Source information:
This is a predicted structure of a 386-nucleotide RNA (Bacterial RNase P class A) from a marine sediment metagenome. Its mean pLDDT, the model's own confidence on a scale to 100, is 76. Its Rfam family is "Bacterial RNase P class A". Rfam classes the family as a ribozyme.
């Protein structure tokens, strides 16, 4: 000078505070219908992160749905092997590509099923094609040392070299030819069979084919594989009031008429007014059950954390001892002081370096809960490699 990986993220002390927890002592009380939830003193115990963050993937847990199974839509995932509760994660390993190298990166299944798309330029962009060009007959002109050469025209061959573009129907080289071409050889590359080694991705080798199949599936599809939905405002419990809903009881407009029953009559509905029809009806108590408000859990013993052995190359996995470690909800984790230490600034002395003083601490903050992944990050430290 770099490359991977691992830790830490200010430190000790003191003095007041905040949140929860338990212990003791006193209080026997206050809020609320009710559920329930709150006192005082003194002690003890715990309090943010490596990402607590985005909320992008899995899973735990809880409601809904659901007879089993299989398709179908629709999503997602895509080299093997493994490893987990599970994953798009992780570990080991295949191939390809970068780097002198440690070591970094891959959206890394199919393009001879099938459909599209390939801008600009370019003569041509999937079907083949000829713009400069190379080559050959033939016609015109011209010049000739008579060998032929040149311009130009027209037929006709070529794809080798220029030129376009990301791409131009292998690629380098030797022969080949009128000039050329896998035209034909050698090696690479392809592709088909075989054989060996590997659990597999592959991976050595050999024999054929003269080459046919351009690219793109983070176009559409096609193949395997996987997948109900919704999320702590999830969701259980306790439960007023007022409103509506059931039950029970008592009242309940006027007349007639001993009763029984009878006429009469009012207020809403159906856009309005008329008449007809049709339909529901008031008060007052108690109780009954759902639900809102409010309260309680839900909610901190877990795929825990530390250390130690043991299998593994490694992710993981097991045994054995130990600990017990926030739980808030108008949402606690703070504040000062001292000393100290990164880091900046100035000043002095000086051979590296040292002193003085001042500054002053990245991003950032739990809210169900764990397993990744990504971002965000001032500083510093230790390993291993080139």
């Nucleotide at each position: 000078a770099g490359a991977c990986g691992g830790c830490c993220g200010g430190a000790u002390g003191g003095c007041c505070g905040c949140c929860u927890u338990c212990c003791g002592c006193c209080a026997a009380g206050g809020g609320g219908a009710a559920a329930c939830c709150c006192g005082g003193c003194g002690g003890g115990g715990g309090g943010a992160g490596g990402a607590a963050a985005g909320u992008c993937c899995g899973g735990g847990c809880u409601c809904c749905a659901u007879g089993g199974a299989a398709g179908c839509a629709c999503g997602g995932u895509g080299c093997c092997g493994g490893u987990u509760a599970a994953c798009g994660g992780c570990c080991g390993g295949c191939g390809g590509g970068g780097g002198c190298g440690a070591c970094c990166c891959c959206a890394g299944g199919g393009a001879a099923a099938g459909u599209g798309c390939c801008a600009c330029a370019g003569a041509a962009a999937g079907c083949a094609a000829a713009c400069c060009g190379c080559c050959g007959a033939c016609c015109c002109g011209g010049c000739u040392u008579c060998g032929g050469c040149c311009c130009g025209g027209c037929c006709g061959g070529c794809a080798a070299g220029g030129g376009u573009g990301a791409a131009a129907g292998g690629g380098u080289g030797c022969g080949g030819u009128a000039a050329g071409a896998g035209c034909g050889c050698a090696c690479c590359g392809c592709g088909u069979c075989c054989c060996c080694g590997g659990c597999g991705a592959c991976g050595g080798g050999g024999a054929c084919g003269g080459c046919a199949u351009g690219g793109u599936a983070a176009a559409c599809c096609c193949c395997a594989c996987c997948g109900g939905g919704a999320g702590c405002a999830a969701g259980a419990c306790c439960g007023a009031g007022u409103a509506g809903g059931g039950g029970c009881g008592g009242c309940a407009g006027g007349c007639c008429g001993c009763a029984a029953g009878g006429c009469c009559g009012g207020g809403c509905g159906g856009g309005u007014u008329u008449c007809c029809g049709c339909g529901c009806c008031g008060c007052c108590g108690c109780c009954c059950g759902g639900g809102u408000a409010g309260g309680u859990c839900g909610c901190g013993c877990g795929a825990g954390g530390c250390g130690u052995c043991c299998g593994g190359c490694a992710a993981c996995g097991g045994g054995c001892g130990u600990c017990c470690c926030a739980g808030a909800c108008g949402a606690a984790u703070g504040g000062c002081c001292a000393u100290c230490u990164a880091u900046u600034g100035u000043c002095c002395u000086u051979u590296a370096a040292g002193g003085a003083c001042a500054u002053g601490g990245a991003c950032a903050g739990a809210a169900c809960c764990c397993g990744g992944c990504u971002u965000a990050c001032a500083g510093g430290c230790c390993g291993u490699c080139u």